RNAcentral holds the full RNA, with entries from ENA. A computed fold for a 385-nucleotide part of an RNA from Marinobacterium sedimentorum, annotated as large-subunit ribosomal RNA, domain III. Rfam family: Bacterial large subunit ribosomal RNA. Taxonomically the source falls in Marinobacterium (Bacteria, Pseudomonadati, Oceanospirillales, Oceanospirillaceae).
Context: one part of a larger RNA
């Protein structure tokens, strides 16, 4: 220079009460304003205790601070079913033998790793200051092992099926959700009117089990034979014959059950005023309707759209009054790791409490073609001078 620039989005504050040494900024109440395909909610990645409670204000916070993602102390993450681990493979990695190279090493078979993909099974309500599909209550489901009973050719690292897949387009059937009516409870105006076609609030309930629908796919059954499926096969494929016209597989939703339960506006009692305990009405119908489900479906197109295991069938070796298999019921069992909190952000990546960047899911009302836009709900904020 200079008590100058600046104090990081112009979404906005004002008032009452409280705490305190002290309050524009903390707590609480009232009013106002802002977002609302987000500035709300939930995950992945990343962070790694930032979460909750008590207490403190030196430093940190662009100011103050009684406040804080700051200091100190204590507390907090509960799983057979969520995710991982596990089984399986992709790109790719490693790679016994092997090939190449002077070596270092490079390539690569068998194999072994490797998810961003495939593979068993859980929902609703309640509860904590802080966790919950994990705890509790209620109702379920799956795998493994064992037992009992009945029936019985079982058996794989092999064979076949299946898993199993692209883009675009269109129509249909549904549901979530929304809206309206009805129903239930409460209210009746401090200012003219408001017992009414009035106002406010509520009208919610899952997985699972039973049934097997709208629809989709495919003809179905039996027998004989067989140069293929590296051996075998009753399986798959090829060929032939006979019978038959609904049979099989798949499949949302609805309905019944689950539920004489739970939840539920409100009310009553107690209260340390934070809350706790008890009680508990209505809980129906219509309409609209998805980008969600049926659907990995259908139609169509050319650029022709993973693999392997789990699963089903078949036999080989082998076993064959055994073992093993199927069905029903019962009993036992299910380890380990993650789980707090932030997640469009003051907690991640940007040296900062930085107007930047960051994958996925949810998607209410009125107007609207709409996820545009405007105003609102739930919820969250007024951006630390």
């Nucleotide at each position: 220079g200079a008590g100058u620039a600046a104090c990081g989005a112009u979404a906005a504050u004002g008032g009452g009460g409280g705490u305190g040494a002290a309050a524009a900024a903390c707590c609480u109440c009232c009013a106002c304003g802002c977002c609302g395909g987000a500035a709300g909610a939930c995950c992945a990645a990343g962070g790694u205790u930032u979460c909750c409670u008590a207490u403190c204000c030196a430093a940190c916070g662009c100011u103050a601070u009684u406040c804080g993602a700051g200091g100190u102390a204590g507390g907090g993450u509960g799983a057979g079913u969520c995710g991982g681990c596990c089984c399986c493979u992709a790109a790719g990695g490693c790679g016994a033998g092997g090939c190449a190279g002077a070596a270092a090493u490079g390539c690569g078979u068998a194999g072994u790793c490797g998810a961003u993909g495939g593979g068993a099974a859980g929902c609703a309500g309640g509860u904590u200051a802080a966790u919950a599909u994990u705890c509790c209550u209620g109702c379920a489901c799956c795998g493994g092992c064992g037992g009992u009973a009945a029936c019985u050719g079982c058996g794989a690292u092999g064979a076949g099926g299946g898993g199993a897949c692209g883009g675009a387009g269109a129509a249909g059937g549904c549901u979530a959700g929304g809206c309206g009516a009805g129903c239930g409870c409460a209210g009746c105006g401090u200012u003219g009117g408001u017992u009414g076609u009035c106002u406010g609030c509520g009208u919610u309930u899952a997985a699972g089990g039973a049934u097997g629908u709208a629809g989709g796919u495919u003809g179905g059954g039996g027998g004989a034979u067989u140069a293929g499926g590296c051996a075998a096969a009753u399986c798959c494929g090829g060929u032939c014959c006979c019978c038959u016209a609904a049979g099989a597989c798949u499949g949302a939703g609805a309905u019944c059950u689950g539920a004489u339960g739970a939840c539920g506006a409100g009310g009553u009692u107690c209260u340390u005023a934070g809350g706790a305990a008890c009680u508990g009405a209505a809980g129906u119908c219509g309409u609209u309707g998805a980008u969600g489900c049926c659907a990995c479906g259908c139609u169509u197109c050319c650029a022709g759209g993973a693999a392997a295991a789990g699963c089903c069938u078949c036999u080989a070796a082998g076993c064959u009054u055994c073992a093993g298999g199927u069905u029903a019921c019962c009993g036992c069992u299910g380890a380990c790791c993650g789980u707090a909190c932030c997640c469009a952000a003051a907690a991640c990546c940007g040296a900062c409490a930085c107007a930047g960047g960051u994958g996925g899911u949810c998607a209410g009302g009125u107007a609207g073609a709409g996820a545009a836009u405007a105003c609102c709900a739930a919820g969250g904020c007024g951006c630390u001078u």